[in-house]
RNA sequence: AGCGGCAAUAGAGCGCCGGAACCCUAGAGCUAGGGUUGACGAGGAGAGGGAUCUCGAAUUAUUCGGCGGGUGACCUCCGGCUACUCAGCAGCCGUCAACUCACGGACAAAGGUCGUUCGUAAGGGCGACACAAAACCGUGCGGCUGAGACCG
Numbered sequence: 001a002g003c004g005g006c007a008a009u010a011g012a013g014c015g016c017c018g019g020a021a022c023c024c025u026a027g028a029g030c031u032a033g034g035g036u037u038g039a040c041g042a043g044g045a046g047a048g049g050g051a052u053c054u055c056g057a058a059u060u061a062u063u064c065g066g067c068g069g070g071u072g073a074c075c076u077c078c079g080g081c082u083a084c085u086c087a088g089c090a091g092c093c094g095u096c097a098a099c100u101c102a103c104g105g106a107c108a109a110a111g112g113u114c115g116u117u118c119g120u121a122a123g124g125g126c127g128a129c130a131c132a133a134a135a136c137c138g139u140g141c142g143g144c145u146g147a148g149a150c151c152g
Stems, first nucleotide, its partner, number of pairs: 014068004019064001020037008040056003046077004078094005084148006101140005112129007
């Protein structure tokens, strides 16, 4: 210095809540106090910037509404690929550095069912079982000009 294991920590489909809905208590159909819910996972990070974002699952549905953040996209720079090397331009990408499209492929959590536990309750935690799509993975196609190197 590298690799592997174990443990801990870390918020990034993440956090929060004065709206809303719901629960409890007290008093006269309202108010006061206290509390609960408020996006289920997959995928995604060169640097900087401003504005905010993909995929499906569940639910006749608060996964409503708002605030903050944000790994997608855009612009600039840097880097890679498109020829063995270099330069310019063009295109596409982000260190696993070729998109789109076509074909093929894999994987989830919640809801649910069963069980257990905490709470007066609304609800919360935990265990077992199942299922997906994609911008995830694989395969296929793909530059021009000039100079050089190499071979004849």
A computed fold for a 152-nucleotide RNA from Sulfobacillus acidophilus, annotated as glmS glucosamine-6-phosphate activated ribozyme aptamer. It matches the Rfam family "glmS glucosamine-6-phosphate activated ribozyme aptamer". By type it is a riboswitch. Rfam links the family to the GO terms regulation of gene expression and catalytic activity. NCBI's taxonomy places the organism under Bacteria, Bacillota, Clostridia, Eubacteriales, Sulfobacillus.